Predicted 3D model of a 74-nucleotide RNA (transfer RNA) from a bacterium.

[in-house]
RNA sequence: UCUCGGUUAGCUCAGUCUGGCAGAGCAUCGGUCUUAUGAGCCGAAGGCCACGGGAUCGAGACCCGUACCGAGAA
Numbered sequence: 001u002c003u004c005g006g007u008u009a010g011c012u013c014a015g016u017c018u019g020g021c022a023g024a025g026c027a028u029c030g031g032u033c034u035u036a037u038g039a040g041c042c043g044a045a046g047g048c049c050a051c052g053g054g055a056u057c058g059a060g061a062c063c064c065g066u067a068c069c070g071a072g073a074a
Base pairs, nucleotide, nucleotide: 001073002072003071004070005069006068007067010026011025012024013023020057028044029043030042031041032040050066051065052064053063054062
C1' cells in the first nucleotide's frame, strides 16, 4: 500500500432470506423466598446501532468516505 472480516446495553453476542416497533444471556436495581447470604422465581432500568454523508416514504441492515481492532497478500 492492497484485499477481506469486525465495531449493536456495563460484558459476551443475535438481529437471516428480501429494509418496516432494537433483542437474548450474564451483570445491576426492586420484589418474593430464606434465620441470614447465595441459588431459584417475578419485574424494572439500561442503546443517537463507531463517526460523517448519500439513496429511500422508511436504514442496525443498502451505497460512499473516515476512525479503530483483527486476518491475509505484497
The prediction has a mean pLDDT of 81. Its Rfam family is "tRNA". Rfam classes the family as a transfer RNA. Rfam's curators write: Transfer RNA (tRNA) molecules are approximately 80 nucleotides in length. RNAcentral holds the sequence, with entries from ENA.